[in-house]
Molecule: SAM riboswitch aptamer (S box leader)
Organism: Chloroflexota bacterium
RNA sequence: CUCUUAUCCAGAGAAGCUGAGGGACCGACCCUUUGAAGCUUCGGCAACCAAACGAAAGUUCAGGUGCCAAAUUCGGCAAAUAGGAAUGACAGCAUAAUGUCAUUCAUAUCUGGAAGAUGAGAG
Numbered sequence: 001c002u003c004u005u006a007u008c009c010a011g012a013g014a015a016g017c018u019g020a021g022g023g024a025c026c027g028a029c030c031c032u033u034u035g036a037a038g039c040u041u042c043g044g045c046a047a048c049c050a051a052a053c054g055a056a057a058g059u060u061c062a063g064g065u066g067c068c069a070a071a072u073u074c075g076g077c078a079a080a081u082a083g084g085a086a087u088g089a090c091a092g093c094a095u096a097a098u099g100u101c102a103u104u105c106a107u108a109u110c111u112g113g114a115a116g117a118u119g120a121g122a123g
Stems, first nucleotide, its partner, number of pairs: 001123008013042005021031003025076004043068003048064002051060003072115001077112002080109003084105008
């Protein structure tokens, strides 16, 4: 780096050095000199793998990872539903109101997916 698979609405931060960015990408939104990111130290969360026990379900532990703003911050692609807007056709004595139908657009909800992250396994 690639593939397979599981999980991703829970949880958990202080100090020191340093000094302007960060939240993967794009859009939105947000965090940030009341100190971003990074590094170091200490602390914590969780329980994928390991270990112990067990027939199993599972329990314990914390050795290997991981993590410690916001749901993986929200959305991105597709479908369904809902109401809305625009345009067109038809009805309406009618270039009005109104109604019906069609198309398109944006929004909301929901479902699935994509992408990403992490673990475990394989190449």